C1' cells in the first nucleotide's frame, strides 16, 4: 500500500436477506419476601459508530468517514 470482516442498552451477545412493539443473559434503579442481608419473584429505565445517499420507507442497501481485527506484499 492492497482485499477482507466487525461496530446492537454500562458489559456480553441475538436478530432483522427494507416496514408491525429491536431480544436475552449479567448488570443498575424500585418494590416482594426476611428481625436483618444475600437469594428468589414482580416491575421500570437504557441501546443499532458518525456523515450523505436509494426508498413512501434504513439498524438493515450504497458510499464516504472513524474506530478495532486478520491476510498479503
Nucleotide at each position: 500500500g492492497c482485499u477482507c470482516c466487525c461496530u446492537u442498552c454500562g458489559c456480553u451477545u441475538a436478530g432483522u436477506c427494507g416496514g408491525u412493539u429491536a431480544a436475552a443473559g449479567c448488570g443498575a434503579a424500585g418494590g416482594u419476601c426476611u428481625c436483618a442481608u444475600a437469594a428468589u419473584c414482580c416491575u421500570u429505565a437504557g441501546c443499532c459508530c458518525u456523515g450523505a445517499g436509494u426508498u413512501c420507507g434504513a439498524u438493515u442497501c450504497u458510499c464516504a468517514g472513524a474506530g478495532g481485527g486478520a491476510g498479503c506484499a